[in-house]
RNA sequence: GCGCGGUUAGCUCAGCUGGUAGAGCACCCCACUGAUACUCGAGCGGUCCCUGGUUCGAAUCCAGGACCGCGCA
Numbered sequence: 001g002c003g004c005g006g007u008u009a010g011c012u013c014a015g016c017u018g019g020u021a022g023a024g025c026a027c028c029c030c031a032c033u034g035a036u037a038c039u040c041g042a043g044c045g046g047u048c049c050c051u052g053g054u055u056c057g058a059a060u061c062c063a064g065g066a067c068c069g070c071g072c073a
Base pairs, nucleotide, nucleotide: 001072002071003070004069005068006067007066010025011024012023013022019056027043029041031039049065050064051063052062053061
């Protein structure tokens, strides 16, 4: 330099054909217990990497850029 994959909650990751952003863990609260753990219930938490474009409508499509990983040279 070229190609491919990835970037979404504090962490690990889903998110279909463009139509109200989700799960598990963590955290907080409640129940349970003599107490803790386990378990049960409830809650909190998002500029969907950035900029622009297309569209009535974009995490999703298009263009450019950034970062991480793999391969080729």
Molecule: transfer RNA
Organism: Minisyncoccota bacterium